[in-house]
Predicted 3D model of a 98-nucleotide RNA (Glycine riboswitch aptamer) from a Bacillota bacterium.
């Protein structure tokens, strides 16, 4: 020097100050309506891999396998402002490893 788990700084969206009861309280319980960007779940073609078939030397076909998201779901989470959280992006450090 490579590598990047992890740490730190900055930016960071969406959606009811809804209703009933309750609490010292932004607390707790229930109801209806919503949001997607913690986490979780789902979705495929190409390519690649395996097997088989045909042709016969690298092509074609069939079956199976493998693979994604900011898409889909809304289990979890969230829905004034503040705080917290926050995918992702950028800055600064950085373990294992070979």
């Nucleotide at each position: 020097a490579c590598g990047g788990a992890c740490c730190u700084c900055u930016g960071g969206a969406g959606a009811g100050a809804c209703c009933u009861c309750u609490u010292a309280a932004g607390u707790g319980a229930g109801g209806c309506g919503c949001c997607g960007a913690a986490g979780g779940a789902g979705c495929a073609a190409a390519a690649c891999c395996u097997u088989c078939c045909a042709a016969g030397u690298u092509u074609g076909g069939a079956a199976g396998g493998c693979u994604a998201a900011u898409c889909u779901c809304u289990c979890a989470g969230g829905c004034a402002c503040a705080a917290a959280g926050g995918a992702c992006a950028g800055g600064g450090g950085a373990a294992a490893g070979g």
The organism belongs to Bacillota, within Bacteria.
Its mean pLDDT, the model's own confidence on a scale to 100, is 77.
It matches the Rfam family "Glycine riboswitch aptamer". Gene Ontology term of the family: glycine biosynthetic process.
The model forms 89% of the base pairs in the Rfam consensus.
The sequence was found by an Rfam model in a public genome assembly.